[in-house]
Transfer RNA from Neogoniolithon spectabile, 76 nucleotides, folded computationally. Its mean pLDDT, the model's own confidence on a scale to 100, is 80. Taxonomically the source falls in Neogoniolithon (Eukaryota, Corallinophycidae, Corallinales, Spongitidaceae). It matches the Rfam family "tRNA". Gene Ontology term of the family: triplet codon-amino acid adaptor activity. The family's RNA type in Rfam is transfer RNA.
RNA sequence: UUUCCUGAUAGCUUAAUAGGUUAAAGCAAAUGGCUGUUAACCAUUAGAUUACAGGUUCGAAUCCUGUUCAGGAAGA
Numbered sequence: 001u002u003u004c005c006u007g008a009u010a011g012c013u014u015a016a017u018a019g020g021u022u023a024a025a026g027c028a029a030a031u032g033g034c035u036g037u038u039a040a041c042c043a044u045u046a047g048a049u050u051a052c053a054g055g056u057u058c059g060a061a062u063c064c065u066g067u068u069c070a071g072g073a074a075g076a
């Protein structure tokens, strides 16, 4: 450098039936309670254009195409 395979979801780690009706959980964060104080514990809250751009569809995190990034395999 070429080809192929796998992956990208909240600050972090992961869910999400063979496309379906509010994108969820744990940790972390914020606020309040508890207390001599911190931690722990309890309650509540916020946080996602599901890597990016298009396409298919009544409907896309999920299917298709391209791009970017990460990991792996083969070849030169």
Base pairs, nucleotide, nucleotide: 001075002074003073004072005071006070007069008068011027012026013025014024020058029045030044031043032042033041051067052066053065054064055063